[in-house]
């Protein structure tokens, strides 16, 4: 002073370093008519999310499986001479969690979240100023 990210900002109140309330922003979920689906449902189903799909092994295995390693890939993020945006080349990321037998769209409605992890690369093109 930036960056991933919905994950911020404000006030008021106590309080002594930190909490609660309140409110606006931000963003998920359940949830009608119409529409959609007629084959769906142990081959369980669904949700947040960019995290999808594959090929090749390693170990264990109650032979149902589980654990892990590499190599690609759907998608995704960074790009700072103020700000917004486009392109190239470059460089990451391609987890993780939940709900618990259940949910397609959804208008009123009803409800939950605002945590967490981090520190930049050069080179053009548009507009603002």
């Nucleotide at each position: 002073a930036g960056c991933c990210u919905a994950a911020u900002c404000a006030c008021a109140u106590a309080a002594a370093g930190u909490a609660u309330g309140u409110g606006a922003g931000c963003g998920g979920a359940g949830g009608a008519c119409c529409c959609g689906a007629u084959a769906u449902u142990u081959u369980g189903g669904g949700g947040u999310g960019a995290a999808u799909u594959u090929c090749a092994g390693a170990a264990c295995u109650u032979c149902g499986g589980u654990u892990u390693u590499g190599a690609a890939u759907a998608g995704g993020g960074c790009g700072a001479g103020u700000u917004c945006u486009c392109u190239c080349a470059g460089c990451c990321c391609g987890a993780a969690c939940c709900c618990g037998a259940c949910a397609g769209c959804u208008a009123a409605c009803u409800u939950c979240g605002c945590a967490g992890g981090c520190u930049u690369u050069g080179a053009g093109g548009g507009a603002a100023g």
The RNA shown here (c-di-AMP riboswitch aptamer (ydaO/yuaA leader)) has 129 nucleotides and comes from uncultured Rhodohalobacter sp. RNAcentral holds the sequence, with entries from MGnify. Taxonomically the source falls in Rhodohalobacter (Bacteria, Balneolota, Balneolia, Balneolaceae). Model confidence (mean pLDDT): 80 of 100. It matches the Rfam family "c-di-AMP riboswitch aptamer (ydaO/yuaA leader)". Gene Ontology terms of the family: regulation of gene expression and cyclic-di-AMP binding. The model forms 92% of the base pairs in the Rfam consensus.